Predicted 3D model of a 144-nucleotide RNA (c-di-AMP riboswitch aptamer (ydaO/yuaA leader)).
[in-house]
């Protein structure tokens, strides 16, 4: 001086997950989501189940295990690797533009639910970061 690892204040990110009151146990703002008329839509639905929150959808290729063959091989399905994709994220903010790097997940309902005003239920976790590119065009801030 670098690099790794704890801690603490801080600065951001991803998401709806923020603030305020209260000893608490709660309670409220705000922001999300869901379910719910008419009319409009489906003219069809009922195991090939069906929906829902999220950017997370649709494919391949190869091993591999399960059934079927004398065997070569073959349907379908699981599991695992690999590379891709609908789309999604990245340090003042929003849009355009042109690059880099991620992400392309999980869960939940329970045979039921288009849309949907009034109305009705519910969430407000929880994980990361030292990286944070450039250009226009509008604003914010801050500073003289």
């Nucleotide at each position: 001086c670098g690099u790794g690892c704890g801690c603490a204040c801080g600065c951001g990110c991803c998401u709806a997950a923020u603030c305020c009151c209260g000893c608490a146990a709660g309670g409220g703002a705000g922001c999300c989501g869901g379910g719910g008329a008419a009319c409009c839509a489906c003219c069809a639905a009922c195991u090939u189940g069906g929906g829902g929150u999220g950017a997370a959808u649709c494919g391949g290729a190869c091993g591999u295990c399960u059934c079927c063959u004398u065997g070569c091989g073959g349907a379908a399905g699981g599991c695992g690797u690999c590379g891709g994709u609908a789309g999604g994220a990245g340090a003042c903010c929003u849009u355009c533009c042109u690059g880099c790097u991620c992400c392309g997940a999980a869960c939940c309902c329970g045979u039921c639910a288009g849309c949907u005003a009034a109305c009705c239920c519910g969430g407000u976790a929880g994980g990361c970061g030292a990286g944070a590119a450039g250009g226009a065009a509008g604003g914010a801030a801050a500073g003289g």